[in-house]
RNA sequence: AAAAGAAAAAAGCAAACUCGUCGAAAGACGGGGACGCAAAGUCACCGGUCUAACGGGUGUAAUAGCCCCAAGACAGCGGGACCGCCGAC
Numbered sequence: 001a002a003a004a005g006a007a008a009a010a011a012g013c014a015a016a017c018u019c020g021u022c023g024a025a026a027g028a029c030g031g032g033g034a035c036g037c038a039a040a041g042u043c044a045c046c047g048g049u050c051u052a053a054c055g056g057g058u059g060u061a062a063u064a065g066c067c068c069c070a071a072g073a074c075a076g077c078g079g080g081a082c083c084g085c086c087g088a089c
Stems, first nucleotide, its partner, number of pairs: 005086001012037002017032006035076001041082003045079003048074003055068004
């Protein structure tokens, strides 16, 4: 210096649920709350998943309804990239 993620220490994040705000929704943000997490830090590049407002199709007298679509999301689904605390047999 790198590295296995065992043990210990310091620090950290926060699922479900709930309250408020935003959003068409998925979901996000803030308060409470801890299921868990060694990257549960950051990035939608690849795969995957969710939503379908706008738009397109269909349908209707007109709505509605139904189908397709990501330019919207998920980093706590997997891979990858970048950065970082501690650190052995």
The RNA shown here (c-di-GMP-I riboswitch aptamer) has 89 nucleotides. Its Rfam family is "c-di-GMP-I riboswitch aptamer". Gene Ontology term of the family: cyclic-di-GMP binding. Of the family's consensus pairs, 100% are formed in the model.